[in-house]
Context: one part of a larger RNA
RNA sequence: CACCGCCCGUCACACCAUGGAAGCUGGCUACGCCCGAAGUCGUUACCUUAACCUAUUGGAGGGGGACGCCUAAGGCAGGGCUAGUGACUGGGGUGAAGUCGUAACAAGGUAGCCGUACUGGAAGGUGCGGCUGGAUCACCU
Numbered sequence: 001c002a003c004c005g006c007c008c009g010u011c012a013c014a015c016c017a018u019g020g021a022a023g024c025u026g027g028c029u030a031c032g033c034c035c036g037a038a039g040u041c042g043u044u045a046c047c048u049u050a051a052c053c054u055a056u057u058g059g060a061g062g063g064g065g066a067c068g069c070c071u072a073a074g075g076c077a078g079g080g081c082u083a084g085u086g087a088c089u090g091g092g093g094u095g096a097a098g099u100c101g102u103a104a105c106a107a108g109g110u111a112g113c114c115g116u117a118c119u120g121g122a123a124g125g126u127g128c129g130g131c132u133g134g135a136u137c138a139c140c141u
Stems, first nucleotide, its partner, number of pairs: 003108001005105001008101002011098001013095004018090003023085007032076003039070001041068004046064004052059002111132009
């Protein structure tokens, strides 16, 4: 490179990250219940026992056994957090060029914009309220 300008959205294609999602696979974690080794501690009317007491028996103490509390591992069920994956699905970003229109920028050819409701392939359109960051015309200085 200056209107043969600029520029908006849908759609199509490719890639990237990401949200949702029936689920699937792990990690961490606390709680409840079941079971419960070893061990300390406690109980003991069963067995046993050299040192102490009595000295006849027996007693104290010790050991064993049994029972109980605590409890590791294990099991059951539900829960919390977290990671990966997941048919399908939502928008987003980027891309040489593509499709459809032409919404915005000039009064952009219906001034534009903001809020809201309805509505349309898409930009968008219409209604209501608001703003001037509107041109033109008229008026004032």